[in-house]
RNA sequence: CACACGAUAGUUCAGUGGUUAGAGCGUCGGCAUUGAAUGUCGAAAGUCGCGGGUUCGAAUCCCGCUCGUGUGA
Numbered sequence: 001c002a003c004a005c006g007a008u009a010g011u012u013c014a015g016u017g018g019u020u021a022g023a024g025c026g027u028c029g030g031c032a033u034u035g036a037a038u039g040u041c042g043a044a045a046g047u048c049g050c051g052g053g054u055u056c057g058a059a060u061c062c063c064g065c066u067c068g069u070g071u072g073a
Stems, first nucleotide, its partner, number of pairs: 001072007010025004018056001027043005049065005
């Protein structure tokens, strides 16, 4: 320098252009226990990497940029 893949909750990851963006783990709270583990019920936590474009409508499609991983030179 070129190409490919990726960036979504604290973390690991899902998510056909259309209803309110979800799950596991974790965190916090209630119940149960003498207490803890465990179980169960609930809650909080998101500018969907950044900036534009297309569209009635974009996490999703297109362009540019940043960062990461890999391959090639």
Predicted 3D model of a 73-nucleotide RNA (transfer RNA) from Phthorimaea operculella. RNAcentral holds the sequence, with entries from ENA. It matches the Rfam family "tRNA". Its family is annotated with triplet codon-amino acid adaptor activity in the Gene Ontology.